Annotation:
Predicted 3D model of a 72-nucleotide RNA (transfer RNA) from Alistipes sp. The source organism's lineage runs through Bacteria, Bacteroidota, Bacteroidia, Rikenellaceae and Alistipes. Rfam family: tRNA. Rfam classes the family as a transfer RNA. About the family: Transfer RNA (tRNA) molecules are approximately 80 nucleotides in length.
[in-house]
RNA sequence: GGCCCGUUCGUCUAUCGGCUAGGACGCAAGAUUUUCAUUCUUGAAAGACGAGUUCGACUCUCGUACGGGCUG
Numbered sequence: 001g002g003c004c005c006g007u008u009c010g011u012c013u014a015u016c017g018g019c020u021a022g023g024a025c026g027c028a029a030g031a032u033u034u035u036c037a038u039u040c041u042u043g044a045a046a047g048a049c050g051a052g053u054u055c056g057a058c059u060c061u062c063g064u065a066c067g068g069g070c071u072g
Base pairs, nucleotide, nucleotide: 001071002070003069004068005067006066007065010025011024012023013022018055027043028042029041030040031039048064049063050062051061052060
């Protein structure tokens, strides 16, 4: 250099055209407790970036960036 695969809350992950994007851990608040811890309830928090296709895109297509694999 060429080809292929991947990128989703702070972390791990589900969803593979109908999303108001789900769960676990973590975080915050409240309840319980003499206090802490545990437990329970509630809440905040994410589609790498840009363009296209579509009534509708995390999902399909193209490009860019980053990571990984194979290879001249």